[in-house]
């Protein structure tokens, strides 16, 4: 030379992925077209709009209203997605060495 073993903490800095939190977007919203149901019903499909924004545009509960017609309304609770922030965890840098064999 090489091989084996041990050790490499904290702080600081950086940070892929992950986790939860917060902020922004959007009000989980309104519009239009076609079809469907009818008080034991009140839905289904499609389109465009809304976001310096990809995606999504629903569910459950309560309640009102419509006297059989073509039209639904209000309230409450519950997400996902995009971007950003700091936090946690993790990783990296710092990091060289020491011992033995030879």
């Nucleotide at each position: 030379a090489u091989u084996a073993a041990u050790g490499a903490a904290a702080a600081a800095c950086a940070u892929a992925c992950g986790c939860a939190u917060c902020g922004u977007a959007u009000a989980a919203u309104g519009u239009u077209g076609g079809g469907a149901a009818u008080a034991a019903g009140g839905c289904c499909c499609a389109a465009a709009a809304g976001u310096u924004u990809c995606u999504a545009c629903c569910a459950a509960g309560c309640u009102a209203c419509c006297g059989u017609a073509a039209a639904u309304g209000g309230c409450u609770u519950g997400a996902c997605u995009a971007c950003g922030a700091g936090g946690c965890a993790g990783u990296g840098u710092c990091a060289g060495a020491u011992u033995a064999a030879g």
Source information:
The prediction has a mean pLDDT of 82. Purine riboswitch aptamer from Neobacillus terrae, 102 nucleotides, folded computationally. Lineage of the source: Bacteria > Bacillati > Bacilli > Caryophanales > Neobacillus. It was read from a public genome assembly, where an Rfam model found it. Rfam family: Purine riboswitch aptamer. Rfam describes the family as follows. Riboswitches are metabolite binding domains within certain messenger RNAs that serve as precision sensors for their corresponding targets. Allosteric rearrangement of mRNA structure is mediated by ligand binding, and this results in modulation of gene expression. A class of riboswitches that selectively recognises guanine and becomes saturated at concentrations as low as 5 nM. In Bacillus subtilis, this mRNA motif is located on at least five separate transcriptional units that together encode 17 genes that are mostly involved in purine transport and purine nucleotide biosynthesis. It has also been shown that some members of this family are specific for adenine instead.